[in-house]
C1' cells in the first nucleotide's frame, strides 16, 4: 500500500409475515330462561377427598344468547418476517378448599421450515369455512457448478442463507 473476513450497518424476495380492527356470517331457532304435558329413580356440578348447590330425561308451542374458530375496509410492526413440534417456568379459568387433569395466556430453550400457490392425506374445529403438518406438484427469489451465448436451460444447495456498503486490534 493491495487481498481476506471476525464483525458491524443497510437491503431484496411477493397472492409476503404477524398484530390490532368497526362491523358480518357462522356457531343457532342450538344452550338457557319461565310454561305445558308424560315418563323415571339415581344421581349431576372435568376426576379424587371434604363441603355446597340442584330433582333426572323426553316432547309440544314460546322466548331465546355467548364463547373459541372464521373473513374483513383500514392501520401499525416487520423480512426468522413467522410457524411448527418437544420440553422448563409463571399466571388465569373450569361452584368452594386441597391433590390432580384440561384449556388459555405470557417468559424461556432445543430441534425442523427459504417463500407463497394448488393437490391428497392426517390432525384441529360444529363447519364443505379457516388452521397446521408429512409428502407430491408447478411457480417464484437467491447462491454454485455446467451448458448454450446474452438471458436462457439443467443440476444440485439452505435464511446458520444471498446483496451492497464499510472494515481491525485478525489473516496473507
Nucleotide at each position: 500500500c493491495g487481498c481476506u473476513u471476525a464483525g458491524a450497518u443497510a437491503g431484496a424476495g411477493g397472492c409476503g409475515c404477524g398484530g390490532a380492527g368497526a362491523g358480518u356470517a357462522a356457531g343457532a331457532g342450538u344452550a338457557g330462561c319461565g310454561u305445558c304435558g308424560g315418563a323415571c329413580a339415581a344421581g349431576g356440578u372435568c376426576g379424587g377427598c371434604a363441603g355446597a348447590c340442584c330433582g333426572u330425561c323426553c316432547g309440544g308451542a314460546g322466548u331465546g344468547a355467548a364463547a373459541g374458530g372464521a373473513c374483513a375496509a383500514u392501520u401499525c410492526g416487520c423480512c426468522g418476517a413467522a410457524g411448527a413440534a418437544a420440553u422448563g417456568g409463571a399466571a388465569a379459568a373450569c361452584c368452594u378448599g386441597c391433590c390432580g387433569u384440561u384449556u388459555u395466556u405470557c417468559c424461556g430453550u432445543u430441534u425442523c421450515u427459504g417463500g407463497g400457490c394448488c393437490g391428497u392425506c392426517g390432525g384441529g374445529a360444529a363447519a364443505u369455512a379457516c388452521c397446521c403438518g408429512c409428502c407430491g406438484g408447478a411457480c417464484u427469489g437467491u447462491c454454485a457448478c455446467a451448458a448454450a451465448a446474452c438471458u436462457u436451460u439443467g443440476u444440485g444447495g439452505a435464511g446458520c442463507g444471498c446483496u451492497a456498503u464499510c472494515a481491525a486490534u485478525g489473516g496473507c
This is a predicted structure of a 172-nucleotide RNA (Lysine riboswitch aptamer). Of the family's consensus pairs, 100% are formed in the model. It matches the Rfam family "Lysine riboswitch aptamer". Rfam links the family to the GO term lysine biosynthetic process.